This is a predicted structure of a 508-nucleotide part of an RNA (large-subunit ribosomal RNA, domain I) from a soil metagenome.
Its Rfam family is "Bacterial large subunit ribosomal RNA".
Model confidence (mean pLDDT): 84 of 100.
The RNAcentral record of the full RNA draws on MGnify.
Context: one part of a larger RNA
RNA sequence: UGCAUGUGGUGGAUGCCUUGGCGAUUACAGGCGAUGAAGGACGUGGCAGCCUGCGAAAAGCUCCGGGGAGCUGGCAAACGAGCAUUGAUCCGGAGAUGUCCGAAUGGGGAAACCCGGCCCGCAAGGGUCACCGCGCUCUGAAUACAUAGGGGCGAGGGAGCUAACCCAGUGAACUGAAACAUCUCAGUAGCUGGAGGAACAGAAAUCAACCGAGAUUCCCAAAGUAGUGGCGAGCGAAAUGGGACCAGCCUGCAAGUUUUAGCGAUCGACUUAGUGGAAUGCUCUGGAAAGGGCAGCCGUAGUGGGUGAUAGCCCCGUACGCGAAAGGUCGAUGGUGGAACUGAGCUUGCGACAAGUAGGGCGGGACACGUGAAAUCCUGUCUGAAGAUGGGGGGACCAUCCUCCAAGGCUAAAUACUCGUAAUCGACCGAUAGUGCACCAGUACCGUGAGGGAAAGGCGAAAAGAACCCCGGAAGGGGAGUGAAAUAGAUCCUGAAACCGCAUGCAU
Numbered sequence: 001u002g003c004a005u006g007u008g009g010u011g012g013a014u015g016c017c018u019u020g021g022c023g024a025u026u027a028c029a030g031g032c033g034a035u036g037a038a039g040g041a042c043g044u045g046g047c048a049g050c051c052u053g054c055g056a057a058a059a060g061c062u063c064c065g066g067g068g069a070g071c072u073g074g075c076a077a078a079c080g081a082g083c084a085u086u087g088a089u090c091c092g093g094a095g096a097u098g099u100c101c102g103a104a105u106g107g108g109g110a111a112a113c114c115c116g117g118c119c120c121g122c123a124a125g126g127g128u129c130a131c132c133g134c135g136c137u138c139u140g141a142a143u144a145c146a147u148a149g150g151g152g153c154g155a156g157g158g159a160g161c162u163a164a165c166c167c168a169g170u171g172a173a174c175u176g177a178a179a180c181a182u183c184u185c186a187g188u189a190g191c192u193g194g195a196g197g198a199a200c201a202g203a204a205a206u207c208a209a210c211c212g213a214g215a216u217u218c219c220c221a222a223a224g225u226a227g228u229g230g231c232g233a234g235c236g237a238a239a240u241g242g243g244a245c246c247a248g249c250c251u252g253c254a255a256g257u258u259u260u261a262g263c264g265a266u267c268g269a270c271u272u273a274g275u276g277g278a279a280u281g282c283u284c285u286g287g288a289a290a291g292g293g294c295a296g297c298c299g300u301a302g303u304g305g306g307u308g309a310u311a312g313c314c315c316c317g318u319a320c321g322c323g324a325a326a327g328g329u330c331g332a333u334g335g336u337g338g339a340a341c342u343g344a345g346c347u348u349g350c351g352a353c354a355a356g357u358a359g360g361g362c363g364g365g366a367c368a369c370g371u372g373a374a375a376u377c378c379u380g381u382c383u384g385a386a387g388a389u390g391g392g393g394g395g396a397c398c399a400u401c402c403u404c405c406a407a408g409g410c411u412a413a414a415u416a417c418u419c420g421u422a423a424u425c426g427a428c429c430g431a432u433a434g435u436g437c438a439c440c441a442g443u444a445c446c447g448u449g450a451g452g453g454a455a456a457g458g459c460g461a462a463a464a465g466a467a468c469c470c471c472g473g474a475a476g477g478g479g480a481g482u483g484a485a486a487u488a489g490a491u492c493c494u495g496a497a498a499c500c501g502c503a504u505g506c507a508u
Stems, first nucleotide, its partner, number of pairs: 001507009015493001016458002020429002022426007029418002031161002039101003042055003046079001049075003061095006070083003106115003116129005131158002134154006165196001166194005176183001180230001206213002217244005227235002248410003252350006260340001262336002265333008274322003280295005296313002298302001304316003359383008369395001390405005445452002465492001468479004
C1' cells in the first nucleotide's frame, strides 16, 4: 500500500409519518368604499422580541343570547398580580371606540409628515373647509329677448379597490407557409373604458321553398360537409334534426281602476352560537392493549379522528332528534299604497307608426366567403327615396311567386366564472414530491429599478430533557439516574452510498 472480516466516524438516501398542498362535487356568496375601503405605518401587555388581536376607550369596552369551571392568545416556561357558580375565560348577534397614511378630499408633500382658515370652548379639545355632477334661486355680457358666465342655498350621486367570467374600443409580433410579401398566428396577447352576479343577445323588414317553421341563448349531430384559399399553408359555415330552457311585451294625452313595486305587522322555513345522543368486562403477552383467548351488549349510530400497538360499546364524534334574545335570507297571510321602479299593470277614448333614414357612388371593415358573378351587415366621404295602392328580403340582376315590416325601447330561464364561506370526496403528492412557501415566505438574500427569489419538517407514550460525583478553562466526555429503548440525549425516528479511521488476518 492492496484485499478481506469486524467495528466506528461522516453523510442524510431509504422506509414510515403529516400540520401543507393539488384536483373535484354540492350548497351559499358574488362585492367592499366619502358613515373613509383594499392595503399599510405607528402604537397597544406587569416584565414584551416576533406573530396574532386590538386602536390613545388600544390581546380590549357595552348590551343581548349560548355555555358551565376554570381563566389572564401563540412561540414559551417561570415569576408577579389578578378574575371566576353574584357564572369568568370562551362562542354567536347587535352596538361603542377606532391614532396616522392611503380614492385621501382644507393647502402642501420625499406616503404614514409639515402648515392653515372659519365656528364652538376658559382651556384641553371638538366640528368644518377637495374636485366633478345634480336641484332651486339671484344676477348677468358681446346682443333687444335670451344664452354663456358669475354668486348663493340645498341634497348627498360619482371618485378608489377587487380572482376569473362578460361587453365595447384599440390592437401586435414571434410563429406557420419547411424562404417570403397576400395569407396565417389572431381580432389572440397587450392596453383602455364599462357593467353584473352573471354579462351579451332577444320577440322577425327572420328562415324556408311553393311544404312549412315561428324571439334569444347553450349543447349534440349535420361536418371537417358546402364553400373559401399565393385554390398554398390553412380557414371553415348554414338550413335542417335532436336536446336544455321556455315568456312575452311597451310607447303620447286624458279618465277610471287595483291582485304590482315599495312600506310596516304577524307567522313559518333556512342561516349566524349550541344541545341530547345507544352499547364491555375478565384474562394472557407486553413498557403500554385497542392485539390473542373467553364470555357479553348496542346499532336509524360498524363514516372519521384520538387514546402508551390494530377500539362499534374509553374520549371526541356519527345516525336520528331538539334549539335563537338579536341580525340576515326567503316565503305566506292580512294591512297600507296606487304604476313610484333600470324595465311591462289593466280598462276606455283620442292620437302616433321612427329621414339626412333606406338605397346609391368612392374607400375600408364584418360576414366561413381574401373583390370575386358577391348578395347581406357596419360606415369615413359625396349623395339621397317611397309613405301600406307603400317598403325590405329570398346570394349579381329581372319577372312571377313566397315571406316579413327597418330606421324607438324592455325582458326571466337554460349558458360562463370562483378572490371567498361551509361540507364532502380522490386507483392525487408525501418534504429534491405537492403551492415559490407543511417551518414567522413573497421572508432571508440579489438588483439603482422594473424585477428575481431560496434553503429549512420528525427525541419520547409522557420531558420523565439527565439531580449528584469525576476529568477539563470550556466544549466535550466518564459514572449515576430516567426511560421499553439513550448507538431515542436535544447536530436527537430509521440511518443506505460516496468519503475517512481503528482492530485483526493475508499479500506485497